[in-house]
RNA sequence: CCCUCGACAUCGGGAGAGUCCGUGCCACCGUGCACGGCGCCGAAGGAGCAACCGCCCCGGAAUCUCUCAGGCACCCCGGACCGGUGUCACCAU
Numbered sequence: 001c002c003c004u005c006g007a008c009a010u011c012g013g014g015a016g017a018g019u020c021c022g023u024g025c026c027a028c029c030g031u032g033c034a035c036g037g038c039g040c041c042g043a044a045g046g047a048g049c050a051a052c053c054g055c056c057c058c059g060g061a062a063u064c065u066c067u068c069a070g071g072c073a074c075c076c077c078g079g080a081c082c083g084g085u086g087u088c089a090c091c092a093u
Base pairs, nucleotide, nucleotide: 006088007087008086009085010084011083012082013081018038020037021036022035023034024033025032039072040071041070045068046066047065048064052060053059054058
C1' cells in the first nucleotide's frame, strides 16, 4: 500500500398489518382531518430469553420472543437488512 472487517456520507432496492365501528369538525361532498373503541403488524427504537463467544466473577449477544413506543387504503415520510460509490479508521512501523 491492497483486500477484509468497522464508522460516516451518498445513491438504489426494501415487507407486514382494518380507509372496521362510533362521534365531532370541514363543506373542499373526498370516504379529508381529529378523537375514542376493538382488531391487527414487526424491519426505527426499546425490552426479554438463548444458540454461541469472551478476559469465564461476570459480560457481549439475533432476523427468535414481547409489543412500551412506532405502524395498519393510495401517496409522502420512516424502514431492519442488501448492493454500489466516496472518505476515515485499521493494516502500521
Glycine riboswitch aptamer from Cupriavidus plantarum, 93 nucleotides, folded computationally. The prediction has a mean pLDDT of 77. The source organism's lineage runs through Bacteria, Pseudomonadati, Pseudomonadota, Betaproteobacteria and Cupriavidus. The sequence is in RNAcentral, with records from Rfam.